[in-house]
Context: one part of a larger RNA
Parts: sequence; structure tokens; C1' cells
RNA sequence: UUGGGCGUAAAGGGCAGGUAGGUGGAUAUGUUAGUCGGAUGUUAAAUCUCGGGGCUCAACCCCGAACGAGCAUUCGAAACGGCAUGUCUAGAGGAUGUGAGAGAUCAGUGGAAUUUAUGGUGUAGUAGUGAAAUGCGUUGAUAUCAUAAAGAACACCCAAGGCGAAGGCAACUGAUUGGCACAUAUCUGACACUGAGCUGCGAAAGCGUGGGGAGCGAAUAGGAUUAGAUACCCUAGUAGUCCACGCCCUAAACGAUGCAUACUAGGUGCAGGGAGAAUCGACCCUUUCUGUGCCGGAGCUAACGCGUUAAGUAUGCCGCCUGGGAAGUACGAUCGCAAGAUUAAAACUC
Repeated sequence: UUGGGCGUAAAGGGCAGGUAGGUGGAUAUGUUAGUCGGAUGUUAAAUCUCGGGGCUCAACCCCGAACGAGCAUUCGAAACGGCAUGUCUAGAGGAUGUGAGAGAUCAGUGGAAUUUAUGGUGUAGUAGUGAAAUGCGUUGAUAUCAUAAAGAACACCCAAGGCGAAGGCAACUGAUUGGCACAUAUCUGACACUGAGCUGCGAAAGCGUGGGGAGCGAAUAGGAUUAGAUACCCUAGUAGUCCACGCCCUAAACGAUGCAUACUAGGUGCAGGGAGAAUCGACCCUUUCUGUGCCGGAGCUAACGCGUUAAGUAUGCCGCCUGGGAAGUACGAUCGCAAGAUUAAAACUC
């Protein structure tokens, strides 16, 4: 290379937008460097195939015929593909009307709890554990009441629930704003799919500058435990956790399952919308679209399992894999303030 694969064996990029590229709906006409067919030439000989012959046979050798990808010239075909022109509406997008939602950003507000401070009541313990001790407390703690301050997080509602591309998102109100579903079939008329580079977003931890600091709490100190205990348990507690701005760019970033489209039994929940029937009306019921779960048939799978939300049947495009270790390391390069990230080997060894 021909190929085989990627839920768990090696392997889906963390997620999106999108350039080049690849691929692309129905129909008509024209055209044709792809495609298909014919002819001619070339495609040395030997070889291969077929027929015949020669060595006693065979291998081997000789003669004849046939085959021949590709290339060149030429004639033709127009189904498919390309190109050009026109038409269409099933893909895609817009419009109008409804609707749900912890989607995002900013600002404001609220109550419970916690801690602290001040004051009142009150007296000897409290806290903590397997048991203790360190700690706190007669300079009055713990408990309890009142007042005040601060920071962080939002109980119940809460759900197998919802929204978001992913990361993720939960008190309430307002402002600004993104996406989605359904209905109508009103408009455009293939405007589409994917997407190397590229750009943006990207939990936590970490970094820079300035704030903030209640609780929690790496580090650290002390008390225990223990043979020891640089731990697990306890008492404290710094960075951090929070805010603004700027970096970092990694995760079991997981559904360990790339995106898009079409097709292929059902059953049963939940969420949002529509229609029908029914009703005084709302529910209930029937049906339909979208999303989200569970069970399950065919089929698939090494098995486990997946099963209209496919891991089934197919197509298009991208990413990735090729024995274990050395190693996601060294070197080089790019990025970063740094930490480090990305890209990424080999010797050697089993």
C1' cells in the first nucleotide's frame, strides 16, 4: 500500500464557529478533458494459454496461433459525474403567531444559618473522641435574650425534571441578550453536510495586580494513636476558596460512544407544544411533533451489552489506533510571568 478497526481490549479531537478541501435534492435542455464502446497503431524476443512437433517419457526444446493492461490517433454514446442555462420544493433558511426553561451578562433586594462585637440574665464547666488530651472558661466561658456588623451559600419547592455546543447553570426582582419547540405552509429557491489549518469558549487547581476574608481549609503548629505515624482522629490555622481585571488551557473535560442524513417491531414513564372528541369549564381519553428515561424484538457484539436517543442497515466528511516498557519522556519548536501546556521520538529491554 491493499486492508482492519476506535462503548469496556490500542484508538472519538474537551466543545463550538468556520476557511481551503471533500461530498451533495428533484427536473428539462445543451455540452463534455471524467466515464463507456468501436477502429487503427504500439505494447521486442523469451515467458503464460491453445494446437502441432523433437529428445524412449517428462522436465526441456522447436514451430504456429491466440491473449495483451497502458499509451497515442480517430469515430461514436450521453445513463452516471462535471460544466452552462432554465424550472421546482421534499433539504436549508426567513416570516407570522404561540410556548417552556437553574441558558448568559449586569444591577438591586431578601430570609434562615454561622462567626464576631456590645449589653442583659446566669454559674462552673465547655468543647472534643473509640477513649482522651491539646484548646476555651471565675479577667465569667458554654447556655439564653436583645442590638449591631461581616462574608459566603441559597433549605423546602427539587424530580429517573428543565436549559445550554461543551465546560456548566438553582433564593427573589428588574434590565439587556443567545438558543430551542410547536402551529401556519406565507416568502427565498439547494442557499446544504462535513471541516485540515485558523478563531473563540473551556470545571477545579495554579499565577499576576488590587480588594475581601464569615465558614471551610492544602501548608504549618500542637494533642492523640502507633514499634514509628512527616497519615487516618482531635484543637488551632496560612495560602486558597469570594469579587474585579488579566493569564493558564488541563480533567475519569465520560454516554469512556465525532458530526450530519435516511431507513428498520413494540411496550411504558416524564417534560414542552398542537389537533380531535368530550365537558358549563378544567381534568381524563385518542392522536401527533420535539426532547428526556426505563424495558425489549429483529439485527449487531468476543462477551458484557446496544437496541428509532443504535453499538442495527447504509452514505458523506473529519479526528484517531497498530504489542508491553522506556514515555506522553528526551531533544527541537511554538505558547506561557511561572507552574507548565502542545507537538513528539530513539537506543535499550521483554
Molecule: small-subunit ribosomal RNA, central domain
Organism: Candidatus Moranbacteria bacterium CG17_big_fil_post_rev_8_21_14_2_50_41_107